[in-house]
Context: one part of a larger RNA
RNA sequence: GCGCGCGGUGGAUGCCUAGGCAUCAGGAGCCGAAGAAGGACGUGGUAAGGCUGCGAUAAGCUCCGCUCAGCUGUCAAACAAGCUCAGGCGGAGAUUUCCGAAUGGGGAAACCCGGCCCGGGAUUACCGGGUCACUCCAGGUUGAACACAUAGACCUGGUAGAGGGAACUGGGGGAACUGAAACAUCUAAGUACCCCGAGGAAAAGAGAUUAUUCCCUGAGUAGCGGCGAGCGAACGGGGAAAAGCCCAAACCGGUUGGGUUCGCCCAGCCGGGGUUGUAGGACCUGCUGGCUUUCGGGCACGGAGUUACCAAUCGCAAGCGAAGACGAACGGCACUGGAACGGCCGGCCAGAGAGGGUGAGAGCCCCGUAGGCGAAUGGCUUGCGACUCCGAGCAGGCACCUGAGUACCACGGGACACGUGAAACCCUGUGGGAAUCUGGGGAGACCACUUCCCAAGGCUAAAUACUCCUGGUGACCGAUAGUGGACAAGUACCGUGAGGGAAAGGUGAAAAGUACCCCGGGAGGGGAGUGAAAGAGAUCCUGAAACCGUGUGCUUACGUGCAGUCGGAGCCCGUUACGACGGGUGACGGCGUGCCUAUUGAAGAAUGAGCCGGUGAGUUACGCUACGUCGCAAGGUUAAGUGACGGAAGUCAUGGAGCCGUAGCGAAAGCGAGUCCGAACAGGGCGAUUGAGUGGCGUGGAGUAGACGCGAAACCUGGUGAUCUACCCAUGGGCAGCGUGAAGUCCGGGUAAAACCGGAUGGAGGCGCGAACCUUCUUGUGUUGCAAAACGAUUGGAUGACUUGUGGGUAGCGGUGAAAUGCCAAACGAACCAGGAGAUAGCUCGUUCUCCCCGAAAUGCAUUUAGGUGCAGCCUUGGAAAUAUCUCCGGCGGAGGUAGAGCUCUGGAUGGGCUAGGGGGCUUACCGCCUACCAAACCCAACCAAACUGCGAAUGCCGCCGGACAAAGUCCGGGAGUGAGACAGUGGGGGAUAAGCUCCAUUGUCGAAAGGGAAACAGCCCAGACCACCAGCUAAGGUCCCAAAGUUCACGCUCAGUGUACAAGGAUGUUGAAUUGCAAAAACAGCCAGGAGGUUGGCUUAGAAGCAGCCACCCUUUAAAGAGUGCGUAACAGCUCACUGGUCGAGUGAUUCUGCGCCGAGAAUUCAACGGGGCUAAGCGUGACACCGAAGCUGUGGGUCAUCCGCGUUAGCGGAUGGCGGUAGGGGAGCGUUCGUUUCAGCCGAGAAGGGGUAGCUGCGAGGCGCCCUGGAGCGGAGCGAAGUGAGAAUGCCGGCAUGAGUAGCGUAAGGUGCGUGAGAACCGCACCCGCCGUAAACCUAAGGUUUCCUACGGAAGGUCAGUCCGCGUAGGGUUAGUCGGGCCUAAGCCGAGGCCGAGAGGCGUAGGCGAUGGACAGCUGGUUAGUAUUCCAGCACCACGAUGGUCGCGUUUUAACGCAGAGGGGGGACCCGGAAGGGUAGAUCCCGCGGACCUAAUGGAUAUGGUCCGUUCUUGGGCCGUAGGCGUCCGGAGGCAGGUAAAUCCACCUCCGGGAUAAGCUGAGGACUCGAGAGAAGUAGAGACUUUUGUCAAAGCGACGGGGUUGAGCCCAGGCCGGCGAGAAAAGCCUCGCUGCCAGUAACCAACGUGCCCGUACCGCAAACCGACACUGGUAGGUGGCGGUAAGUACCGUGAGGCGAAC
Repeated sequence: GCGCGCGGUGGAUGCCUAGGCAUCAGGAGCCGAAGAAGGACGUGGUAAGGCUGCGAUAAGCUCCGCUCAGCUGUCAAACAAGCUCAGGCGGAGAUUUCCGAAUGGGGAAACCCGGCCCGGGAUUACCGGGUCACUCCAGGUUGAACACAUAGACCUGGUAGAGGGAACUGGGGGAACUGAAACAUCUAAGUACCCCGAGGAAAAGAGAUUAUUCCCUGAGUAGCGGCGAGCGAACGGGGAAAAGCCCAAACCGGUUGGGUUCGCCCAGCCGGGGUUGUAGGACCUGCUGGCUUUCGGGCACGGAGUUACCAAUCGCAAGCGAAGACGAACGGCACUGGAACGGCCGGCCAGAGAGGGUGAGAGCCCCGUAGGCGAAUGGCUUGCGACUCCGAGCAGGCACCUGAGUACCACGGGACACGUGAAACCCUGUGGGAAUCUGGGGAGACCACUUCCCAAGGCUAAAUACUCCUGGUGACCGAUAGUGGACAAGUACCGUGAGGGAAAGGUGAAAAGUACCCCGGGAGGGGAGUGAAAGAGAUCCUGAAACCGUGUGCUUACGUGCAGUCGGAGCCCGUUACGACGGGUGACGGCGUGCCUAUUGAAGAAUGAGCCGGUGAGUUACGCUACGUCGCAAGGUUAAGUGACGGAAGUCAUGGAGCCGUAGCGAAAGCGAGUCCGAACAGGGCGAUUGAGUGGCGUGGAGUAGACGCGAAACCUGGUGAUCUACCCAUGGGCAGCGUGAAGUCCGGGUAAAACCGGAUGGAGGCGCGAACCUUCUUGUGUUGCAAAACGAUUGGAUGACUUGUGGGUAGCGGUGAAAUGCCAAACGAACCAGGAGAUAGCUCGUUCUCCCCGAAAUGCAUUUAGGUGCAGCCUUGGAAAUAUCUCCGGCGGAGGUAGAGCUCUGGAUGGGCUAGGGGGCUUACCGCCUACCAAACCCAACCAAACUGCGAAUGCCGCCGGACAAAGUCCGGGAGUGAGACAGUGGGGGAUAAGCUCCAUUGUCGAAAGGGAAACAGCCCAGACCACCAGCUAAGGUCCCAAAGUUCACGCUCAGUGUACAAGGAUGUUGAAUUGCAAAAACAGCCAGGAGGUUGGCUUAGAAGCAGCCACCCUUUAAAGAGUGCGUAACAGCUCACUGGUCGAGUGAUUCUGCGCCGAGAAUUCAACGGGGCUAAGCGUGACACCGAAGCUGUGGGUCAUCCGCGUUAGCGGAUGGCGGUAGGGGAGCGUUCGUUUCAGCCGAGAAGGGGUAGCUGCGAGGCGCCCUGGAGCGGAGCGAAGUGAGAAUGCCGGCAUGAGUAGCGUAAGGUGCGUGAGAACCGCACCCGCCGUAAACCUAAGGUUUCCUACGGAAGGUCAGUCCGCGUAGGGUUAGUCGGGCCUAAGCCGAGGCCGAGAGGCGUAGGCGAUGGACAGCUGGUUAGUAUUCCAGCACCACGAUGGUCGCGUUUUAACGCAGAGGGGGGACCCGGAAGGGUAGAUCCCGCGGACCUAAUGGAUAUGGUCCGUUCUUGGGCCGUAGGCGUCCGGAGGCAGGUAAAUCCACCUCCGGGAUAAGCUGAGGACUCGAGAGAAGUAGAGACUUUUGUCAAAGCGACGGGGUUGAGCCCAGGCCGGCGAGAAAAGCCUCGCUGCCAGUAACCAACGUGCCCGUACCGCAAACCGACACUGGUAGGUGGCGGUAAGUACCGUGAGGCGAAC
C1' cells in the first nucleotide's frame, strides 16, 4: 500500500408526526373616551425562569345551565397543605394596577409634578375616592373695535369625534427598471408606492341609454397604434340575482322675522300637496264614489311592512347555533411472542366495516361512528298574530311648475379599447354663457328627416371581493421538506437606527432512568441489576459516507511518474469429485499524459472542483400549430349555469348561447359553381370539377406570462441615519515654564512750537523656544498586526482662523465643505434599509439514468451587423409520387478563352539598320553643310503582360444514348443545430514569391476518428473501431540490440560518423562521363645549368637602372632569355620567374558535365541536430527474395438494425444480403424513484423498510433477484395513471470531516526561594529578596456599563498554558441623605391652544410650555462594616416650614391695616480678552523642644549623656479686634415730576437743604486674643475568643500634641485693579413699589418643640467591568498630583505615599 475483521467520529437513509400547505362547505365579520388594539409590571405554599390564565377580589369572585369522581394549568417530577353540590364545559355578571388615542400638567411609554371636592389622619406632611384635555354639535349667560349687532369669552349637556384593523373597497396623488432588440410618442401602468375615507362588504344602480353588479360568449373580432412594440372594446346571445322609490318646484295652510302705501308684500322654517316622457303635476270646471257620522272621523274592503320606499314594539310557534347525553356486537388455543390487535378454530353486530387509541394488522377492548335526543340564559332565522302605514278615477279648460353660472361654445387637459384623429359621448382649469314643453339631450364630425329619452337633487337588498372561526378533504410536505418558525421564534444574535434574522424533532410498551460493589479528585468506566433488546443508558430508534484508529493476510527500503489495464511467478485462504475450481495479495513484463467546460486546437502551464453526505436547474396556465390515438362524421362539439344522486371527491343528466367545418370570387355593393377586371358571350386571375371534418387525450414546437437555473453594475418609490465625520448654534472647560520687548507714559536732551533723540517704565503680538493638548513631514517595524491605520524615532502648531466637553441644528435630485470630489456611522462621482423585483443581461457558468438508428456546420445574402439574428445551404423524421430522378462508367454531341503559347491588336521593352522631326555646331541674305546627340514611323533580331490575343489544351460543366450500382435524388409537412474553423497539397491575391501570417478557389484530413507508422506529435502517411478469440494474410513502415521481423543476397558509392541540421562561396577529396592539349622526335614534376646585348628604352623624377608612374614595347645574339612574373634597393646591386638545354623514362595537363563527400558551421547546466545503444554498415544507390507489421481483410462464435424470403392467428422463429466511429442535433426503445388507483393475488415479530456485504443467478445496459449480518414495523409484484423523477462539476447552498500542523502564535516590561493548601501547584495564599510606574501604571469624579461589589461552596465550559484561583458557576448578602446630585430658573433648540399656509400626509408659528453644558440653593470632623456612608453612629452646626410662648410694631363693626395669594413696574442677579503688583493661606522643608521604639549592649553587672528611626494632628461655636486692601462727582432729607404700556411712596429725571470731600460710609481675605467642645494620634497595652500550641483576631486603659526659620502657589482678597478691541446670555431665587382679590388678626426678633417627600447612592471608571467582535500596546471630559538631581518647568532621570510584576 491493497484486502479483510473490529471500533470511534458523524448524522445521511428508512420509518414516524406534534407542525405546516392547499382547497371545499357552513357560520361569522368591525373594536374604541363605558378607555381599544398592543404592551409594562405584577399575580402560585414550596414559585427563580419561559408559556397559559388572571389583575391588589390577581392560574381567580358571583349567579344560571350541563357534566362528573376526582381535583389544586403547562414545561416538570416531588413534597406540603387542602377541596370534594370540588373540578370541567357553556351563558350572564363583578373586579380589572400602570402605559398606550391617553385626555389635569409634564415626559427619556409603563415615570414625575399638580388644582378642586369628599373621607381618613397629631388636620404642614401623608393616604383613599371622585373630578379637571381638545374639537364639534345643541342650549344658555355675557360681550369689543362700533349704536344695534357680531367676533370673542364663560357655563351646561352629548354612549359625538379622536385611535386601531391582515386582505378586500371608493377616492386624492403617482414612478422607474423594462419592452420597442438603440430611443423621444408609446409600453411597463394608472401598476408599485404615499395619503384620505368607508364597511362587513364597498362601489354602482332605477333611463336627458356607457342600460346596476357578476359569470360564459361575442373576440383577440371592430378598432386604436413612431399603424412599430403593443393596446383592445361594444352591440347582441346564454346564465346568476332580481325591487323599486323619495325629494325640490307649482298650489294651500300655519308660524317667526322684516318691510308696509296698512290692502298687503318679502324672507326663513314647519305641515299638506306632488314626482313624469304615450309628458307629468298644480290650479279651475264637471261627472262617478261600500256603509255610517256629532263632518273631526270610524268601520269594512284592498294593499304593504321593520334593508331602501314612513315608523315603534310585543306575543306565540318552529328551526338553527352557543354546553351536552344515549349509542350494537367475541371468545378459545400445550400456536408464536416481552406483549396479540398476528396465525388457527368457532361465533356475533351492522341505519355503526369513517377515523384514532390500546405492549405488532382490532367492526364486536377504549374513544368514537350511523341513527335519533337535548338549553335556565343570551343570540339568529322563518311563519302566524297583535300592531302600524297607505289607498279613487275620468273628461275638459288654463298655461302656473318640472333642479343655472347649469346646458352649450372656445381654449388647455383628463378619461373613454379610441395616442387629436373626421372624434362623437363623459369630466373640468380659464373665459363667455342659454331655453322653459311651441322646451331640451342623444343616436360616433356636421346638417336634414326620422326616432329614442328628460340632465343640472337623493336613497336602494341580492347575485360579487376578501378574511377569520368550525368542520371535512388532499395522486400536498414529512424535519436541508412543509410557514422564517413542529422545539422558550420574529426568539438567540447582528445593526445607532429603519431593519435583518437563524440553528435546533424521535430512549422505551412502561422510567422499570442502572440499588449495591470496584477503579478514579472528578469526568468516565468495569461488574451487578431492569428490560424483549442497554451495541435502546439520557442530543439515548435506525446509524450510511468523508475522516480517525486498531488487529490481521499478502506486498514493499535502486526504484521513479494519471497509479490503471493486460500478462504473470510466489505466498495466504475457502471448496473439492483430488482432476481442479474460487477469493486475497501482486515480484516482474507490455501498453498507457485525470475529469468537466470552453475551443480551430487541452495532459495541458486555460476554467471549475479540499473530501463526503444532503439539496440544486425545460415547469405550469391559456390560445395556436403538427403528429399519434380514440369518439362521432357532412357534420362535430358544448361554455357559464341548472338539476338529480352521493357522506364527500365527484358522477350522470341537462344547458346549442357560441365555435369550427360544409363555397367561392370581389376593395365593396354583390353574385354564386362560379366570380372579378372589362363594352364584351373576348382574354386572363382566383376557385369548382377531384368533398372531411370536428371534439377529447398524449407528444414535439413556437407565442403570452419570470418561462431551464443562478449571477449584475444600475433606475425608481417610501422611509432610517449628523452617538463617526463636515459646518453652524448655545453653554462650560484647557493651555508647565522660559524669552522677545510694540504702542502709550515719565524723565532728560531738543524745538519758536512741534517733530525728533536718549534713558527708564510699560507689557502688545493669528511673536519666538518648549511640555500638557492638537496634529502627522519623513523613516523603520508591523502587513493571517497589539491595532480593519498601531508602535518606535523624528517633525508641525502650541493666546489662537487654537483646542475640548455637554446639549442642539442642517438629509441624499439633499446636506456640509479655508475645495481633496473631501465628509455624511470602518466601502460615497451620489449614504443606508425595505419595496417595484424573479428589473434586464444578444454575456459567462451550470443543467442529473441506459441502450439502439441516422448525423451536421463553421458557407451565401442581409443586418447600428460582425462572438447576435432572419432567409437559404448542409442534418433528422413522417408522408407522397415513382422505374422516373441522383451518382458512376462507356459512347456521341456541345458551349468556353484558363494553363500554355504568341506578339497581329492594346501596351511595355532591348540592340542594330533606315530615316521624318528636334537639339548642337559651322556657315549665313537666302539656300545650305556636319553630327560618336535625342528620336517617331518603317525594317531586322531577341523579348514581356491579371485588366493584350490573329492561337489554345488537360480538367471541369451541359445534353443525349447505353450500361452499372441500388434509394443515394425530388416534392410536401414536424424538429433541429451551424453561420469563431484549423492544417496539408494544388491554383492564386495581400505581405517581403516572410510567418504555425492573412484572404479566396479546389481536394483531403482534423473538427466529430479510435487503430498502425512518423521516437513522443488534432490537421502528414496507412487505415474508418458492433462484440469476443493466446487463429491467418497484408498496408504504411520496417527486419544488429532496446523491439516483432534478414547481422539476407547481388552490384556499386561514401571515409565525412557524411548518414545523424544550413547558403552564397571555396577546394589538385573521390566515382563516372565527355571534349581538348602535350607526350619514346621523351611530355608533366623534380634535379643540374643558362636566363644575355643595344639599354640605366624614352618621359618623369632628387633618383626611376625590367620591377613608383606615363608612353612605347623595338632590334640583336641565341638552344633560350619579356624594354620583363615576383621578392628586393634611396637608386643600383642581389634572388627568382617566363623561356631553353641536360638528366629521368610513361603518361601528363586543361575545360565541361555528373554521383557521393569536405570547408563555410557560433548559445547559453555534460552528451542533447540517428529515439538510445551503437554502426564503416546496422550509411547511400540499384535490383531480388523472404519475413514482421493495424481495431484494415480473412476465419470461428455472438449481438443488433434494415430489406427480402419461408413458417406462424399475433407475439415471434429460421434463413439470405447489407449495415452498425461519431460532437452539435433529430428519431426510437427502455431502467429506476415518489405518489394514486383497480382487479386482484400478496409478504411481514418464525422479522417490513433502511443499512453492511456477497466468490450465487439474471439483463447489451440503466438494473433486477437470491443468500448472510444489522435493524425492529411496516412493504412489495402485475396493469394503468400522476410527477417537486435520477447529480461530479454552477469560485453553487447547508452540514460534517480533513489538509496545512502538533506548525505559526500565546498581545511592549522580571522574576527567585521557602513555607502552606491540595488528588494534583512555575501560576492560588503567606513570608523574604528582586524588579516596574510614580503629571502615573497613585487618588477623586462625570459619562457609559448594570451586580461585575462582599461571603461561602464549586471547577464542566470561559481564562490564549495549568489552576486548589478569577471580573467564571451556584447560593446567600450588600447601596440608608432636610444640607451631596436631580425635582426651582432660563439658553440654543424642540413642542405648540387659537392662527397662517398647503392636493392629502403636513409645514410654519403667537400665547404658553419643555429643555443644562449655565444661574439659584442649608454640613463639617471623627468613628464604624466582609460589603454603605458629607446618607448609619457620636459631637457640634445650619436651612425651610408648622404650631406654642414671649418681646415689639401695626390693626380690629363698615372700610381695611400688617399679611397672604396673583399677575405686573423697578433694582439686582449680570458676565469679554490679556497683563501686572500687593497681602495672605494651602503646601513643602529645616531646627529646637517633647512623646516613643531600637542600636550601642556578643563578656560578670549596669544602663545614657551618644546614635538611628517614627510621631508631634484635625474640626468647630460664641465674644472681641476690623488689618493688607477695594469702591468712594458720595450719603441723608425735602419738593417737583408729562418717563417705566395701568398705578406707585419704587426706579429714572429735575431743584433745594444738610453731612463729607485725600473723608464719611460700605466692603474685605487673613490673623491675634478670649471663653469652650470634641475627635484623632506614633506607639504602648493586652481582657477575651479561636487554634494544628504556634499563631491569628483583638476590646478596655495610657498616650506628646509647643516654638522658630526658609520657601511658597493656577487657591483667597477678587464679579477687584490696569490696559486693549473683536465690545463680551437669559430667567428665577433675593430686595423694593404700587394694583387686584381674601382673611380679624398678623409681620419681625427670641426661646424651646415638631415636621422635612420622591429618585440616584454597590462596584469599575486612562480601564480585564466604558467605546473598539477579545481579559485587544488604540480612544475616553474634569479635579488632586509630594521630594531630589536643579539652573525654569506638570520636560528628562531617580525616588515617596500608593499601586503593580500584566496569565504559558
Molecule: large-subunit ribosomal RNA, half A
Organism: Cyanobacteria bacterium MAG IRC4_bin_6